The RNA shown here (c-di-GMP-I riboswitch aptamer) has 91 nucleotides and comes from Domibacillus robiginosus. It was read from a public genome assembly, where an Rfam model found it.
RNA sequence: UAAAGAUAAAGGCAAACUUCUUCGAAAGAAAAGGACGCAAAGCCACGGGUCUACUGUUCGAUGGAUGAAUUAUGACAGCCGGGUUGCCAAA
Numbered sequence: 001u002a003a004a005g006a007u008a009a010a011g012g013c014a015a016a017c018u019u020c021u022u023c024g025a026a027a028g029a030a031a032a033g034g035a036c037g038c039a040a041a042g043c044c045a046c047g048g049g050u051c052u053a054c055u056g057u058u059c060g061a062u063g064g065a066u067g068a069a070u071u072a073u074g075a076c077a078g079c080c081g082g083g084u085u086g087c088c089a090a091a
Stems, first nucleotide, its partner, number of pairs: 005088001012038002017033003021030003036078001042084003046081003049076003056070004
C1' cells in the first nucleotide's frame, strides 16, 4: 500500500417483542426499552421483488349501508441486484 474478512482490538448498527406515546387511511415510520443478527444492517427506490389501497377506474348491488377486482403517486435499503461513501484489519 492492498484486501482475501479473523474466536483480533476500538467504535458502530439493532430483528422479533413491549408501550395509557406520536405521525399515517393503511402498509409503515418516529421515540424509549430490547438483543435475533449485521463488515456496509451507512446512504440512494435505478432494475426486479414484496406490502398497503386514502384516491381513481371497473363490476355487482340498489335507496339500506355496503361488497368485489384493479390501481403507487405510499412504503420496505434487515428480500436480491446495481450505484455511491466509509472504520479497523491478522494469516